[in-house]
RNA sequence: GGGUUUGUGGUCUAGCUCGGUUAGGACGUUGCCCUCACACGGCAAAGAUCACCGGUUCAAAUCCGGUCGAACCCA
Numbered sequence: 001g002g003g004u005u006u007g008u009g010g011u012c013u014a015g016c017u018c019g020g021u022u023a024g025g026a027c028g029u030u031g032c033c034c035u036c037a038c039a040c041g042g043c044a045a046a047g048a049u050c051a052c053c054g055g056u057u058c059a060a061a062u063c064c065g066g067u068c069g070a071a072c073c074c075a
């Protein structure tokens, strides 16, 4: 330098193929209940404008272009 894959709450991850409900789940965090207390358990809440910029569209995490980061392969 070229190619492939990939980037979603604190962590892991579904959703992307086929655009359409307010982006879902697990763990974790916080509060309450439970307990003499802790753990376990139950209930609730907060936490992501989906790596960044632009384009297409009535509508983009999803499609298109570019940039950046990561992994692998070729030279």
Stems, first nucleotide, its partner, number of pairs: 001074007010027004020058001029045005051067005
Annotation:
The prediction has a mean pLDDT of 81. Transfer RNA from a Candidatus Aenigmatarchaeota archaeon, 75 nucleotides, folded computationally. Its Rfam family is "tRNA". Rfam's curators write: Transfer RNA (tRNA) molecules are approximately 80 nucleotides in length. The RNAcentral record of the sequence draws on ENA. The source organism's lineage runs through Archaea, Nanobdellati and Candidatus Aenigmatarchaeota.